[in-house]
Context: one part of a larger RNA
RNA sequence: UUGGGCGUAAAGAGCUCGUAGGCUGCUUGGUAAGUCGGGUGUGAAAUUUCGAGGCUCAACCUCGAACCACCAUCCGAUACUGCUAUGGCUAGAAUCCGGUAGAGGAGUGUGGAAUUCCUGGUGUAGCGGUGAAAUGCGCAGAUAUCAGGAGGAACACCAACGGCGAAGGCAGCACUCUGGGCCGGUACUGACGCUGAGGAGCGAAAGCGUGGGGAGCAAACAGGAUUAGAUACCCUGGUAGUCCACGCCGAAACGUUGGACACUAGGUGUGGGGCCUUAUCAACGGGCUCCGUGCCGUAGCUAACGCAUUAAGUGCCCCGCCUGGGGAGUACGGCCGCAAGGCUAAAACUC
Numbered sequence: 001u002u003g004g005g006c007g008u009a010a011a012g013a014g015c016u017c018g019u020a021g022g023c024u025g026c027u028u029g030g031u032a033a034g035u036c037g038g039g040u041g042u043g044a045a046a047u048u049u050c051g052a053g054g055c056u057c058a059a060c061c062u063c064g065a066a067c068c069a070c071c072a073u074c075c076g077a078u079a080c081u082g083c084u085a086u087g088g089c090u091a092g093a094a095u096c097c098g099g100u101a102g103a104g105g106a107g108u109g110u111g112g113a114a115u116u117c118c119u120g121g122u123g124u125a126g127c128g129g130u131g132a133a134a135u136g137c138g139c140a141g142a143u144a145u146c147a148g149g150a151g152g153a154a155c156a157c158c159a160a161c162g163g164c165g166a167a168g169g170c171a172g173c174a175c176u177c178u179g180g181g182c183c184g185g186u187a188c189u190g191a192c193g194c195u196g197a198g199g200a201g202c203g204a205a206a207g208c209g210u211g212g213g214g215a216g217c218a219a220a221c222a223g224g225a226u227u228a229g230a231u232a233c234c235c236u237g238g239u240a241g242u243c244c245a246c247g248c249c250g251a252a253a254c255g256u257u258g259g260a261c262a263c264u265a266g267g268u269g270u271g272g273g274g275c276c277u278u279a280u281c282a283a284c285g286g287g288c289u290c291c292g293u294g295c296c297g298u299a300g301c302u303a304a305c306g307c308a309u310u311a312a313g314u315g316c317c318c319c320g321c322c323u324g325g326g327g328a329g330u331a332c333g334g335c336c337g338c339a340a341g342g343c344u345a346a347a348a349c350u351c
Base pairs, nucleotide, nucleotide: 003323004322005321006320007305008304012319014202015201016200017199021195022194023193025089026088027087028085029084030083031082033081034080035077036076037075038074039073040072041071048066049065050064051063052062053061054060092192093189095187096185097184098183099182100181104178105177106176107175108174109173110172111155116150117149118148119147120146121145122144126137127136163170164169207248208247209246210245211244212243216242217241221237222236223235224234258318259317261315262314263313266296267295268294269293270292271291272290273289274288275287276286277285300307301306324351325350326349333344334343335342336341
């Protein structure tokens, strides 16, 4: 390489958009490139197969016959693929109309609780902290308590195995702008689709740059304890940072499960629609149905664990990735980055 694989053994890219490419619904006519059949030519000899023969046999050798693919050309077939038509269609896809749920995103404003600080009142000797203490704070009046003020950050209850988003992620309330989904109608376009090498954008926390902000928390750091020691766990403090704006950086980004479509028992919750029903209205309930999200479970699959209509089942299309352990996600080179570092990615050697 072929092959076999990728939930947990090596292996799904963090996610999306999308270029080339690959693949692509039903149907009609044409064409005949792929495809299939036949003819002719070519396909050296040796080799190979079969049948004879020669060395005493065999290997070996000799003779005869046979064979093929590729290629060229001609004739034909038209199911499939391709191409073509000012072709047709509507089940895929998109648009339209009517509804609808939501912490989806961006910006602005605003609310209450709490912590801290400041001012004032009451008040007096402790407070705080721990396994126990001490450092620390306090008669210059702390802790506690009441009133007023300042400022920053986060939003208790509701809250859910619940919702939304492609992922990262998203939660007080209100407004403005804005993306997507779902359901119903079946008006319209008529395959406009799927995937996606490169590429582009988004992307937690920490970190970086510039400028703000700084209540609480808190790497580093200091002190107190503990201990044989204690560069820790515990305590008292405390700076970056955490917050905002703009720009960088680019996760162990996990369901450890790439995306699309189709098919394959059920049961039971829950979220969002629609229809029917309970004589009429109607909450609730019941039934059917579409979309999401959980649990259990049949067939099937799996090394087992488990998965099981939200598949790890059965198929098909496209992409990514794996190929013994260590060396190593390292060196070198290249690209990117202010840096930290990231992406790409070996070998010697060794077991």

Small-subunit ribosomal RNA, central domain from an uncultured prokaryote, 351 nucleotides, folded computationally. Its Rfam family is "Bacterial small subunit ribosomal RNA".